[in-house]
Predicted 3D model of RNase P RNA and transfer RNA as a complex of 451 nucleotides.

RNA sequence: GGAGUCGGCCAGGCGGCCGCGGCGGCCCGCUUGUCGGGUCGCCGAGGAAAGUCCGGACUCCAGAGGGCAGGACGCUGGGUAACACCCAGGCGCGGGCAACCGCGCGGGACAAGCCAACAGAGAGCAGACCGCCGAACGGCGCCCUCCGGGCGCGCGUGGCAAGGGUGAAAGGGUGCGGUAAGAGCGCACCGGCGCCGCUGGAGACAGCGGCGGCCAGGGAGCCCCGUCCGGAGCAAGGCCAAGCAGGCGCGAUACGAGGUGGCCCGCCCAGCGCCAGGUAGGCCGCACCGAGCCGGGACGGCAACGUCCCGGCCCAGAGAGAUGGCCGCCACCCGUCACCGCACGGGCACAGAAUCCGGCUUAUCGGCCGGCUCCCUCC
RNA sequence: GGGCCGUUAGCUCAACGGGUAGAGCUCCGGACUUUUAAUCCGGCGGAGCGGGUUCGAGUCCUGCACGGCCCA
Repeated sequence: GGAGUCGGCCAGGCGGCCGCGGCGGCCCGCUUGUCGGGUCGCCGAGGAAAGUCCGGACUCCAGAGGGCAGGACGCUGGGUAACACCCAGGCGCGGGCAACCGCGCGGGACAAGCCAACAGAGAGCAGACCGCCGAACGGCGCCCUCCGGGCGCGCGUGGCAAGGGUGAAAGGGUGCGGUAAGAGCGCACCGGCGCCGCUGGAGACAGCGGCGGCCAGGGAGCCCCGUCCGGAGCAAGGCCAAGCAGGCGCGAUACGAGGUGGCCCGCCCAGCGCCAGGUAGGCCGCACCGAGCCGGGACGGCAACGUCCCGGCCCAGAGAGAUGGCCGCCACCCGUCACCGCACGGGCACAGAAUCCGGCUUAUCGGCCGGCUCCCUCC
Repeated sequence: GGGCCGUUAGCUCAACGGGUAGAGCUCCGGACUUUUAAUCCGGCGGAGCGGGUUCGAGUCCUGCACGGCCCA
């Protein structure tokens, strides 16, 4: 210098004028009130405010209690209010020269049960289509001097699983021995599995040694084990005002309508459901003294994070929904003027709060900083 | 704002615990008929898009897109 990889950050800046929403102070007005107007001060979108995919706070159902069913999660340790999130680590598979990245993870030998279509002989403690063999029994043929024996055929009963073939998957691999032919059948080495012991580690696990049988492989939707989970959602829920017309059905002191949105118990409780009619307003929740925010420091920890100290701050809040526009200068990118400069023109992403937080995922122009890896060059 | 469901042929819908995707109507061709309709026979045509698990995905998991329903 180039290429790559990982992490963090920014999301144009400054000034002026005008406009919009909220809060507070002051003044004025009247029909005195959560009123209207003026003026001053302060605040006013995001890293994703999004998808609503997880987890909580909060509210109601009884302070959410017991059981069944159901659901979620699943290597280890830690963090957290909690999580399917985060950090650190372990093992396996895959990609990359590397830095690094992606995916996965309990128990199918603890037992039982389930699945594997088609093809194929055989698919779960399997099987013999082609093939190989002729050891054993029978048969047939030939030979030898009878009993009997030998040789051959591969016809029947057979033996085998090396090779071929099917399949996603066919029950270890290589070599030697062995055999009628073969085969972990035996042996050597390698791989895998299980058991035992020692060492290291907090643990997942790793390393070493020994033994075993050769080796019964894959899948977690059903099943088993462990941990956790009651349901609903701010249109939750509470209060006030206005307005209207009733009708039908089911229930009433526990044998029960209804609620506890799967069921049973338990609990609550005198009303409940449907149709018709009326209203289409306001306030609280709700802008938060908090799982608070910002800056700095100390300590513990590899880190995520936690504890403490100092300073500063209260930090958007509507209810058809505010956060915008213009001008000047500067920065970045693109184009034009033959070129540089000047100048001119254009562009500057994705998007936009709605009860509030912590995550994940998705969208996103361009840029800055740092760690690490590889290559080239120079000293 | 919150909750839930769906997307399969041109249209309306199926199937199942993952194993060659079907039916009705439509369309095309043929038969019957003087012709048309009806009827009969045959045919074309499909998983919203991307990723993962698996030997194998319409089905299971996950992200995105589109559509619909309910709650004051």
Description: It holds a member of the Rfam family "Bacterial RNase P class A". Rfam's curators write: Ribonuclease P (RNase P) is a ubiquitous endoribonuclease, found in archaea, bacteria and eukarya as well as chloroplasts and mitochondria. Its family is annotated with ribonuclease P activity, dimeric ribonuclease P complex and tRNA processing in the Gene Ontology.